Small-subunit ribosomal RNA, 5' domain from an uncultured Pseudomonadota bacterium, 475 nucleotides, folded computationally. The RNAcentral record of the full RNA draws on ENA and SILVA. The coordinates come from a structure-prediction model, not an experiment, and the mean pLDDT is 85.

Context: one part of a larger RNA
């Protein structure tokens, strides 16, 4: 000089854009973030109605979705990531074809009726429906085979327009595994290893594979740094720099890890699952003391901790994203909008004209000089603020949270708007007074002990400017 997720002092008019716990992955009160689907089933309730039914809601069984979006950097020196390869895999919705879609059954909520509990909840016995559960045919194709054979599937709804279901093959997408080569100090860490290092059979997985386990070899890594420890999520990228390099991985984007700590599975295509589930521990809570409940590293917001980081905000109107046939629900994902000079950029905060060089202030060598065309006066514009008035695009057949919002027309009126900081030399800018090695300055040299251009105050002066100075880190 540059640059910041910055902080502090001072001072502060406006608008776009961006960006806002870097500390304690502490603790968490409150709301609200994941739900939909009565066109898959039975019911309960109200309403109409004589009924049959019809429409509304309300659990409940059942289907899809809660493995995505969103957060946060414990942990991890690793196939984690990054980049370039593989081969023994799966992949729910969506896509292509090819074939199917027969016939039966027995439950189980929900209801009913009796209980227990202080609640959380939950026992019994009865009754029922399905696209929920079983079985049975049939099986092109599939899957196993001793190639003879054996396994193995489906659900229906209906206003009749569709939506489905089942089995194979194939696409897409996603994901899972292997492997070369890249990835941070330490040798005041030199030796590690027993499922170790590799066969063979066997299990188990979607799938390789000591993954797992029997049996056999005695193997495997290391000074090219194993193994221990120590910090650290990685990358695209940022930042600096003429580059090489050196730093750093806020925001935005890939990826990876984690959901209060520890450990397990289960459901599912998908998880060993942030707002699921069961043990365990700590905490915090309710309790009628037998039990029971909870997990903000989701938005929002309190404690607390620190120099320090925001509103318990608005609509889903766009955009994506779950369900749904579809109206349409749901989304603190997003979109907006507060709040804060945190950046960056733009933009004012008046122009022109004015010498008798007013007045005051400062300084004098008392003649004057300076502050200074500055100001005040005349002349004039109106960005911006204000007021009054019209009005977008974002979305169109309709739907507008932003929003009466950008904008655009009038209107009054110089009107609403300038501060930091420095001034010995490096470094652009000088005197007076005041103190007197004192107060006290200070990035270095270094200034102050009676004329201090270096301390303090004044005038006057450079610098920058909604800032401007300090601190801290980087280069």
């Nucleotide at each position: 000089g540059a640059a910041c997720g910055a902080a502090c002092g001072c001072u502060g008019g406006c608008g776009g854009c961006a960006g806002g716990c870097c500390u304690c992955a502490a603790a968490c009160a409150u709301g609200c973030a994941a739900g939909u689907c009565u066109a898959g089933g039975g019911g309960g309730c109200g309403u109409a109605g004589c009924a049959a039914u019809a429409c509304g809601u309300c659990a409940c069984c059942g289907g899809c979705g809660g493995a995505c979006g969103g957060g946060u950097g414990c942990g991890u020196a690793a196939c984690a990531c990054g980049u370039g390869g593989g081969a023994a895999u799966a992949u729910a919705c969506c896509u292509u074809u090819u074939g199917g879609u027969u016939c039966g059954g027995a439950a189980c909520a929900a209801c009913g009726c009796a209980g227990g509990g202080a609640a959380a909840c939950u026992u019994g016995c009865g009754c029922u429906a399905a696209u929920a559960c079983c079985g049975a045919a049939u099986g092109u194709g599939u899957c196993c085979u001793u190639a003879c054979g054996g396994a193995g599937a489906a659900a229906g709804a209906u206003u009749u327009a569709u939506c489905g279901c089942c089995a194979a093959a194939g696409g897409a997408u996603u994901a899972g595994c292997c492997c070369g080569c890249g990835u941070u100090c330490g040798a005041u860490u030199a030796g590690c290893u027993a499922g170790u290092u590799g066969g063979u059979g066997a299990g188990g997985u979607a799938a390789u594979g000591g993954c797992u386990c029997a049996c056999c070899a005695a193997g495997g890594c290391a000074a090219c740094g194993a193994u221990c420890g120590a910090u650290a999520g990685c990358u695209g990228u940022u930042c600096u720099g003429a580059g090489a390099g050196g730093a750093a991985g806020a925001u935005c984007a890939g990826c990876c890890a984690c959901a209060c700590u520890g450990g397990g599975a289960c459901u599912g295509a998908g998880a060993c699952a942030c707002g699921g589930c069961c043990c365990a521990g700590a905490c915090u809570c309710c309790u009628a003391c037998g039990g029971g409940a909870g997990g903000c590293a989701g938005c929002a917001g309190u404690u607390g901790g620190g120099a320090a980081u925001c509103u318990u905000g608005g609509a889903c109107a766009a955009u994506g994203g779950g369900g749904g046939a579809a109206a349409c629900c749901c989304u603190g994902a997003u979109c907006c909008a507060g709040c804060c000079a945190u950046g960056c950029c733009g933009c004012g905060u008046g122009a022109g004209u004015g010498a008798u060089g007013a007045a005051g202030g400062c300084c004098u060598u008392c003649g004057g000089g300076u502050u200074g065309u500055a100001a005040a006066g005349c002349u004039c514009u109106u960005u911006u603020a204000c007021c009054c008035g019209g009005g977008a695009a974002g979305a169109u057949a309709a739907u507008g949270a932003c929003u009466g919002u950008a904008c655009c027309g009038g209107g009054a009126g110089a009107a609403u708007a300038a501060g930091c900081u420095c001034c010995g030399g490096c470094u652009a800018a000088c005197u007076u007074c005041g103190u007197g090695c004192c107060a006290g300055c200070a990035g270095c040299c270094g200034c102050g002990g009676u004329a201090a251009u270096a301390c303090g105050a004044a005038g006057g002066g450079g610098g920058c400017u909604a800032g401007c100075g300090u601190u801290g880190u980087u280069c």